Context: one part of a larger RNA
RNA sequence: UUGGGUUUAAAGGGUGCGUAGGUGGCAUAGUAAGUCAGUGGUGAAAAUCCGGUGCUCAACAUCGGACUUGCCGUUGAAACUGCUGGGCUAGAGUACAGAUGAUGUGGGCGGAACGCGUAGUGUAGCGGUGAAAUGCAUAGAUAUUACGCAGAACUCCGAUUGCGAAGGCAGCUCACAAAAGUGUAACUGACACUGAGGCACGAAAGCGUGGGUAUCAAACAGGAUUAGAUACCCUGGUAGUCCACGCCGUAAACUAUGAUUACUCGCAGUAUGGUUAUAGAUUAUGCUGCCAAGCGAAAGCGAUAAGUAAUCCACCUGGGGAGUACGUCGGCAACGAUGAAACUC
Numbered sequence: 001u002u003g004g005g006u007u008u009a010a011a012g013g014g015u016g017c018g019u020a021g022g023u024g025g026c027a028u029a030g031u032a033a034g035u036c037a038g039u040g041g042u043g044a045a046a047a048u049c050c051g052g053u054g055c056u057c058a059a060c061a062u063c064g065g066a067c068u069u070g071c072c073g074u075u076g077a078a079a080c081u082g083c084u085g086g087g088c089u090a091g092a093g094u095a096c097a098g099a100u101g102a103u104g105u106g107g108g109c110g111g112a113a114c115g116c117g118u119a120g121u122g123u124a125g126c127g128g129u130g131a132a133a134u135g136c137a138u139a140g141a142u143a144u145u146a147c148g149c150a151g152a153a154c155u156c157c158g159a160u161u162g163c164g165a166a167g168g169c170a171g172c173u174c175a176c177a178a179a180a181g182u183g184u185a186a187c188u189g190a191c192a193c194u195g196a197g198g199c200a201c202g203a204a205a206g207c208g209u210g211g212g213u214a215u216c217a218a219a220c221a222g223g224a225u226u227a228g229a230u231a232c233c234c235u236g237g238u239a240g241u242c243c244a245c246g247c248c249g250u251a252a253a254c255u256a257u258g259a260u261u262a263c264u265c266g267c268a269g270u271a272u273g274g275u276u277a278u279a280g281a282u283u284a285u286g287c288u289g290c291c292a293a294g295c296g297a298a299a300g301c302g303a304u305a306a307g308u309a310a311u312c313c314a315c316c317u318g319g320g321g322a323g324u325a326c327g328u329c330g331g332c333a334a335c336g337a338u339g340a341a342a343c344u345c
Stems, first nucleotide, its partner, number of pairs: 004316003007299002012313001014201004021194003025088002028085004033081002035077008048066007091191001092188003095184003100179001103177007110154001115149007125136002162169002206247006216240001220236004258312006266290009294301002318345003327338004
């Protein structure tokens, strides 16, 4: 390289938008670039193969033919691909109607709980554990009542539920913004799919500046445990956890399963719509549980495929060395991206 692969053996990019590129619906007319056929030129000789001839044979030599799969020109064909013209509506989009959801951003509000403050009642313990101790408490704790303050998170409902491209999203309410799906089939008429680079988003932790700090809690301190205990358990406790703005750009970012399209036996539940009569049946789009065929090394997957096919992208090629070194790019840093080799088994 060809070939083969990527749920779990190595391998799907964290996710989207989108540039170049690649690929692309139905029917029609033209064209003739690709394609196919004929033909002309050229494609050195030698070598090779086939058929002769010459050395007594052979090697060898020599003659003729083939081969030289190519390139250039020319004459045609017009199915397929391309290009050009006009057309279509099944893809895609628009409009209108009604409807949905923890979708996003910003604001307002609420109750419970934890903690703290003040005041009252009240008295000797509280707390914690396997058992204890550190700790708190007669300067009145724990408990309980009233009032107040502050920050963070939203019990029940709650679900194999729903929404979102992914990360993710849950008290109530208002405003703004976005969205898939359903129905009508009015409009546009292939406007599509994928997408190297690129751009944007991207949990937690971490970083910068300024605020905030109730809880919890790396680090740290003390008490235990233990042979030791730089841990597990307990008492405390600072960064952080929260907010604004700006970075970081990684995760078992997982469905360990890229996106899109078509096709393929059935059963059951559920969400949101249509239809019907509010039912049953049925239909569209999702989510979930079984299974036929088929696939698979098996586990299993099975219309939400890991089945049958097609297009495009990404990635893999024995283990270790190593996601390391060097270089480059990015970052305030932490570090991220790209990414070897020697050597070794």
The part of an RNA shown here (small-subunit ribosomal RNA, central domain) has 345 nucleotides and comes from an uncultured bacterium. The RNAcentral record of the full RNA draws on ENA and SILVA. It matches the Rfam family "Bacterial small subunit ribosomal RNA".